[in-house]
């Protein structure tokens, strides 16, 4: 410093999430030591118990208890009794000082509390320093204490006695206080010190110790010190969904209080006073130094330590006193505990320690004053839970250790992995050697102490200080620390290993169980769940959880934005506010130097020191970025003043215009009425119907009525701020432009809050109008439906007119205004309206305005570009992730609809911009294809074969399924095959490898069982070698065999399918931030991305073509088994034979064809001709050949193969069975329905291939399959071996001489075997069909059709299939609208699993939150009266004190807490029922949107 996450990718917006650090923290695992430091964030809940604030006998009376002493008494001689304040002391009491500090909590406060800077000329201060003066005389009480007396208690009362540093008079008395008169000085809001005199008032403890030197203490006054009060200026949370608040309120004059100002309190008297620079109210908070984090600015926080402040069980009030309105003090009231004799009492841990309670959660009822500190004392002391220790917690910061080096045979071993060879754990262990932290023993052992007391000595302001010597103080603690012994000895865990993010394998589990910070894993091969091996990656700790800054520029002051991602107000005016032209001059508010004052102290930053180091800790220094002040400069803002003319106005002249407004006038056109003509249909649609219309329409002629927009010109032309404005004319008005210079002098900009204006539909009264159009409404259609689109009417309404309201649009350029005399190249066009020049039409050149195109910049990009969305200033006015929502709820407004302001809960990880490639489209364009039209022939209907699905069954074995499954794997299920079923067996097995042992040739015949497998018994006894041993083989035991069990969604290869469709790609270079384009698009041409041209591309690659096979014509070679023209020869005849090498053929090499030639278009590539020539003419025909993909297309059952599974069986033999099973649907064929035929008889021409377990001539037998003989032939030699055709007869239009299914009955053949279940022949039956709805296939020439042959499988054969092969041999294509399919280029898209896509909305079901509600419960403040305790304060005081003065007690009266009452609001929580809302694989209706989404969509009413 960044990552992950929206998309197929791509850039951007933008929000979600990690990574860092922290913490008064929990939790879960785990834990060896030490040092430092922290330790009830909750319930200001309620407390048992101990202690937390006392001391002074040197203030005093005194003597309870404790010691001592004296004095009596007694005495067991220890001692005891008793009495005495004598002593030391000292309960209790007077009395002094403290108790207002120290500690504790953050209830409460949004405020002078608090934080900085001031100020008090309006003020107080005890002890404390210093300073001057003082202390005379007196006097009454009073607790204690004694009696009595009353109460359970707590405490009281009554009479007596007494002291003082207690109280009270007088006296003295200024430099104090007051009042009055002078004087001087000083500051300038009021005032203020200083002295001077008069006159009045005010003190005290001459205590108390004493070494007699004194000391401490009292009183007054000055003055310092320190602590306080006050009072001001800044600053100090959120919310305007809190816009208006206040009657002691603002001021004022008097009085009264106060330490002191002051409405701080009262009488009057004005009527102020604060608020948008946020009053008032709500809500939440203690505030700061500082803490965390951040680069920083910020942000969040305010535990411990420090400063203030508020509080002390609620609420009030005072007294004391220097200080309180007091935590460990007092009155009352009120809750609550707790004593009680029911009559009363007592209490207050937010002191430290404990305690229940709440809560995730926070400690020991310790030790000790040794030390700092504080109170009280002269002092020694005494107090002190402040504090110093110590215990308890990994709470947290730091440090150390759990060993260290050698040590490879990289050992045996567990254990994980595994390709089985071996890796890995692993120098790890073992083992050798060292060490000894820490832990155990044993020893020794601090610093912290400094003070005090004695005694000496010195100094000395005679208060005390120093110095020496002795004594004496340590909770902690026998701690730290140091040293000795023995020994690797007492010490590792957590998480985490998919990416972010270091770190991978196997097992198991199978969308289960589980994880999860985001993203996302799990549905049989999980690096992601759990375990395991290994590995990272912190470490006494490590995770999770939880907050807070970061990252986040995601509120942007540093440092963000608003055309389309959120986001410019619908337009204008225009107060306040902000911002603002040129020159001068002053002046110093802001800026800017320089200085003083403050900014507590810790803290952080640096250095340097102390703890072995660090944490921790000291000292220094820097800092503390602010605040005040005070001098000084004037550029720039500002303020003052002169002043200028250019901004900005005024004015004069001319011309443009649908710019407003209100009268008038016109025509065309719809309608509608009169009349005339005319006659049957008109309307309307996709097609139709509804409706008009024989009572006479549509149409056409003519008057006539009416409203109600105003065609042509009309143009990205004008005009206006927007809204918006459109026939002619009058009249009436407003701005804008040009041009002129004359006047004002900066008058300007811009704008919250008001105010005005505001398309359209909409309300309100009231009225006209009322053709046409047209929500609602009706009908007619359309459709599953149709409350839509379409079609026929038709009402508000649209129009005017007065008065008003609404104030909502996509009110868009989705673009706030101003500055073009702010500031930046150009082109080119309109409109206005000037100057200049000339050839009078033209060019040149201003100003405003309104368009396109583009440079530079600028944009995520599309884009924008002098009219900026560029480069600047200024003002506004608005945005921070999507739904929830423009909603609630509350306020304003408004008749109403509604509008305006405007949340949260909750809930997703996206939502979104632009552009990029695909796909898609009932968008476009161009082309192609038996795609379609033109043809011929078919399937779909009939029987039957043949697959498939359903059913059926033990079993019907498995797979194949839209084209691209169904005569398909299967090129041949009776058994076998065969994977299935039913029985009957066998478990190293039917079959292969290897090991050990044991037998034994093995096979094989022969008997019996048995359906067979099999089992039982007999027979027979091999070969090489001396032997050992091997070979075959049989058994047994192991390794291991076997599966057509499962996954084709783990997989190889191999197939299908777009599709033999012309595509699909790369490298370089060049555009784009980028996906990615360009090439490859155009422009013509092909069958072709085939060439050709042109082009930021140039070139390649796999495809196309070609090459290769057959086939079409020729030539050369060669002639056997094939030919036979010419020569012989032989037959009844045959190439039959000699021969022959020309023919046909046969199979080797060649040749031919390339748009090469003409001609004609065309630049060219090419196209075109009945074009020549040719056997063949533009790919001749036809095969092989299948680009990068695509479909998780088929296949685990060919075959290979991973993982799982089975192993007396999911393996293996066997016999039977079954794959053939049939109501029934479909595919694919076959035969037919017939005369272009069918039967009969005779004849003719083939080519492809097969053949020895084979084809089989030829004879003979049988009507027939076939049999029985047999010749040739391992084959261009022999054999299988043609039909349709022809020719000749015959049937005549029928269910037939058409068909040929079913069924009988008789054979043949094959095969162990033909029942289930073969073909095949005869005779017999003789069925269904007379050409096939919807709807569909094939096929463009040797095709189609139709006609036969052959072969693979095979004993045979279900074949009518498959693959081939030849005979005969059509018909048509005009053409490309339209189906399907497919290229190419466009466009649009909210698709990308890609339209079989997305996707809305109601309803239904389940969860969540949340609104409204008849109500019902709490709270809170205020308001009004009622009652009023405590207390101050005033008035009374007949009663008590006191000589009096004057005080008291009671009464009374004003405030006055808490308490009732009462209408009201505010707020929470709760509430039947209701409304939406959101979320949640697989409900229901539809189809709204996204392509022309099938009626463009969308915004408002």
């Nucleotide at each position: 410093a960044g990552a992950g996450u929206u998309u197929g990718a791509u850039c951007c917006u933008g929000g979600c999430u990690c990574a860092g650090g922290a913490c008064g923290a929990a939790c879960g695992c785990u834990g060896g030591c030490g040092g430092c430091a922290g330790g009830c964030u909750u319930a200001a809940c309620a407390c048992a118990u101990g202690c937390a604030a006392g001391u002074c006998g040197u203030g005093g009376g005194g003597c309870a208890g404790c010691a001592g002493g004296u004095c009596u008494c007694c005495u067991u001689c220890g001692g005891g009794a008793g009495a005495u304040g004598c002593u030391g002391g000292c309960g209790a009491c007077c009395g002094g000082c403290g108790c207002a500090c120290g500690g504790g909590u953050g209830a409460g406060u949004a405020a002078c509390g608090c934080g900085u800077a001031a100020g008090c000329a309006a003020c107080c201060u005890g002890c404390c320093u210093u300073u001057a003066a003082g202390a005379g005389g007196g006097g009454g009480a009073u607790a204690a204490c004694c009696a009595c007396g009353g109460g359970a208690a707590a405490c009281c009362g009554u009479g007596g006695c007494u002291a003082a540093u207690a109280c009270c008079g007088c006296a003295u008395a200024a430099c104090g206080u007051c009042a009055c008169c002078g004087g001087c000085c000083c500051a300038c809001a009021u005032g203020g010190g200083c002295u001077g005199g008069u006159g009045a008032u005010c003190a005290a403890a001459g205590g108390c110790c004493u070494u007699c030197g004194g000391g401490c203490g009292c009183u007054u006054a000055g003055a310092g010190a320190u602590g306080g009060g006050c009072u001001u200026a800044c600053g100090u949370u959120c919310c305007a969904u809190u816009a208006g608040c206040u009657a002691g309120u603002u001021g004022g004059u008097g009085a009264g209080g106060u330490a002191a100002c002051a409405g701080c309190u009262c009488a009057c008297c004005a009527a102020g006073g604060c608020a948008a620079c946020g009053a008032u109210g709500g809500a939440u908070a203690g505030c700061u130094g500082g803490u965390c984090u951040g680069a920083g600015a910020g942000g969040a926080u305010g535990a411990u330590c420090a400063g203030c402040c508020a509080c002390a069980c609620u609420g009030g009030c005072a007294c004391u006193g220097a200080g309180a309105c007091a935590c460990g003090g007092g009155c009352c009231a009120g809750a609550c505990u707790c004593c009680u004799a029911c009559g009363g009492g007592a209490g207050g841990c937010a002191g430290c320690a404990g305690u229940g309670a709440g809560g995730a959660a926070u400690c020991u009822u310790g030790c000790g004053c040794a030390a700092u500190g504080g109170g009280g004392g002269a002092a020694a002391c005494c107090c002190u839970g402040a504090c110093g220790c110590a215990g308890c917690c990994a709470u947290g910061c730091c440090g150390c250790g759990u060993g260290g080096a050698g040590g490879a045979a990289g050992a045996c071993a567990c254990c994980c992995c595994g390709c089985a060879g071996g890796g890995g754990c692993g120098u790890a262990a073992a083992c050798u050697c060292c060490u000894u932290u820490u832990g155990a023993g044993u020893g020794g052992g601090a610093a912290g102490a400094a003070g005090g007391c004695g005694a000496u000595g010195a100094u000395u302001u005679c208060g005390a200080u120093c110095a020496u010597c002795g004594u004496u103080u340590g909770a902690c603690g026998g701690u730290a620390c140091c040293a000795c012994u023995a020994g690797a000895a007492u010490a590792a865990g957590c998480a985490c290993c998919g990416g972010c993010u270091a770190a991978c394998u196997c097992c198991g589990u199978g969308c289960c169980a589980g994880c999860a910070g985001c993203c996302g894993c799990g549905g049989u091969a999980a690096u992601a769940c759990g375990g395991a091996g290994g590995g990272u990656g912190c470490a006494a700790g490590c995770g999770u959880u939880g907050u807070c800054c970061g990252g986040a520029a995601u509120c942007a002051c540093u440092g963000g934005g608003u055309g389309u991602a959120a986001a410019g107000g619908g337009u204008g005016u225009g107060c306040a506010g902000g911002c603002g032209g040129g020159a001068c001059a002053g002046c110093a508010a802001g800026u800017c130097a320089g200085g003083g004052g403050u900014g507590a102290a810790a803290u952080c930053c640096u250095u340097c020191a102390g703890c072995u180091u660090a944490a921790c800790u000291g000292a220094a220094g820097a800092a503390c970025u602010g605040c005040c002040u005070u001098u000084g400069a004037a550029a720039c803002u500002g303020c003052u003043g002169u002043u200028c003319u250019u901004g900005a106005g005024u004015c004069c002249c001319a011309g443009a215009g649908a710019g407003g407004u209100g009268g008038u006038c016109g025509g065309a056109a719809u309608u509608c009425g009169u009349g005339g003509u005319g006659u049957a249909g008109c309307g309307g649609u996709g097609a139709a119907a509804u409706g008009c219309g024989u009572a006479g329409a549509u149409a056409u002629c003519a008057c006539g009525a009416g409203g109600a927009a105003c065609a042509c010109c009309a143009g990205a032309a004008g005009c206006g701020u927007a809204g918006g404005c459109g026939g002619a004319u009058c009249a009436c008005u407003g701005g804008a432009c040009g041009g002129g210079a004359a006047c004002u002098g900066a008058c300007g900009c811009u704008c919250a809050c008001g105010c005005a204006c505001g398309a359209a539909a909409g309300c309100g009264u009231g009225g006209g109008u009322g053709a046409g159009c047209a929500a609602a409404c009706a009908g007619g259609a359309u459709u599953a439906g149709a409350u839509a689109c379409c079609c026929u009417g038709g009402u508000a309404g649209u129009c005017c007119c007065a008065c008003g309201c609404c104030g909502a649009a996509a009110a868009c350029g989705a673009u706030g205004a101003a500055c073009c005399g702010g500031c930046u190249c150009g082109a080119u066009g309109c409109u206005g309206u000037g100057g200049c020049a000339u050839u009078u039409a033209u060019g040149c050149u201003g100003c405003a305005g309104u368009g396109u195109c583009u440079a530079a910049g600028u944009u995520a990009a599309c884009g924008c570009g002098u009219u900026a969305a560029g480069c600047g200033u200024u003002c506004c006015a608005c945005c921070u992730g999507g739904g929830g929502a423009g909603u609630a709820c509350g306020u304003u407004c408004g008749c109403a609809a509604g509008a305006a302001u405007g949340a949260a809960a909750c809930u997703c990880a996206a939502a979104g911009g632009a552009a990029u490639u695909g796909a898609c489209g009932g968008g476009g364009g161009c082309c192609c294809g038996c795609a379609c039209a033109a043809g011929c022939g078919g399937u779909g209907g009939a029987g039957c074969a043949u697959g498939u699905g359903g059913c059926u069954u033990a079993a019907u074995u498995c797979g194949a399924u839209g084209c691209a499954a169904c005569g398909c794997g299967a090129a041949g299920a009776a058994c076998c095959u065969u994977a299935c079923c039913u029985g009957g067996c066998c478990u190293c097995g039917a079959a292969c490898g290897c090991u050990a042992c044991c037998g034994g040739a093995c096979c094989g015949c022969c008997c019996c069982g048995g359906a067979a497998a099999c089992g039982g018994g007999g027979u027979u006894u091999c070969c090489c070698g001396c032997a050992a041993g091997g070979g075959c083989u049989g058994g047994u035991a192991g390794c291991g065999a076997g599966g057509u069990g499962c996954u084709g969604c783990a997989u190889g290869g191999c197939u299908g399918u777009c599709g033999u469709c012309a595509g699909c790609u790369c490298g370089u270079g060049u555009c784009g931030u980028g996906a990615g384009a360009u090439g490859u698009u155009g422009g013509g041409u092909u069958a072709a991305g085939u060439c050709c041209c042109g082009c930021a591309a140039c070139g390649a690659g796999c495809g196309c073509a070609a090459c290769c096979c057959c086939u079409a014509u020729c030539g050369u070679u060669a002639g056997u088994u094939a030919c036979c023209a010419g020569c012989g020869g032989a037959u009844c005849a045959u190439g039959c034979c000699g021969g022959g090498g020309a023919c046909u053929c046969u199979a080797g090499c060649g040749a031919g064809a390339c748009u090469g030639c003409c001609u004609g278009c065309g630049u060219a590539a090419g196209c075109a001709g009945u074009g020549a020539g040719g056997a063949a003419g533009g790919u001749g025909g036809g095969g092989a050949u299948g680009a990068c993909g695509u479909c998780a297309a088929g296949u685990c059952a060919u075959c290979a193969u991973g993982g799982c599974c089975c192993u007396u069986a999911c393996g293996g033999c066997c016999a039977g069975g079954g794959c053939u099973g049939c109501a029934c649907a479909c595919g694919u064929g076959c035969u037919a329905c017939a005369a272009u035929g069918g039967c009969c008889a005779a004849u003719a021409c083939a080519a492809u291939g097969g053949g020895c377990a084979g084809c089989c001539a030829c004879u003979c037998c049988g009507c027939g399959a076939g049999g029985a003989g047999g010749a040739g032939c391992u084959a261009a030699u022999c054999c299988c071996a043609a039909a349709a055709g022809u020719u000749g007869g015959u049937c005549u239009c029928a269910g037939u001489u058409c068909g040929g299914a079913u069924c009988g009955g008789a054979g043949u053949c094959u095969g162990c075997a033909a029942c289930u279940c073969g073909a095949c022949u005869c005779c017999g039956u003789g069925a269904a069909g007379c050409c096939g709805g919807a709807a569909u296939c094939g096929c463009u020439a040797g095709u189609a059709a139709u006609c036969g042959c052959g072969u693979a499988u095979c004993a045979g054969c279900a074949a009518c299939g498959g693959c081939g092969c030849g005979g005969u041999g059509a018909a048509u294509a005009c053409g490309u609208u339209c189906c399907c399919g497919g290229g190419c280029c466009u466009u649009g898209u909210a698709c990308a699993c890609a339209c079989c896509g997305c996707c809305c909305g109601u309803c239904a079901a389940g969860c969540c939150a949340u609104g409204g509600a008849a109500g019902c419960u709490g709270a809170g403040g205020g308001c009004a009266c009622c009652c009023g305790a405590a207390g101050u304060c005033c008035g009374u005081g007949a009663c008590c004190c006191g000589c009096a003065a004057g005080g008291g007690a009671g009464c009374g009266g004003c405030c006055g807490a808490a308490g009732g009452u009462g209408a009201a609001c505010u707020u929470a929580g709760u509430g039947a029922c209701u409304g939406g809302g959101g979320c949640u694989a697989a409900g229901u209706c539809g189809u709204a949107a996204c392509a022309a989404g099938g009626u463009a969509g969308c915004c408002g009413u």
The RNA shown here (small-subunit ribosomal RNA) has 1501 nucleotides and comes from uncultured Cytophaga sp. Its mean pLDDT, the model's own confidence on a scale to 100, is 85. The sequence is in RNAcentral, with records from ENA, Greengenes and SILVA. Rfam family: Bacterial small subunit ribosomal RNA. Lineage of the source: Bacteria > Bacteroidota > Cytophagia > Cytophagales > Cytophaga.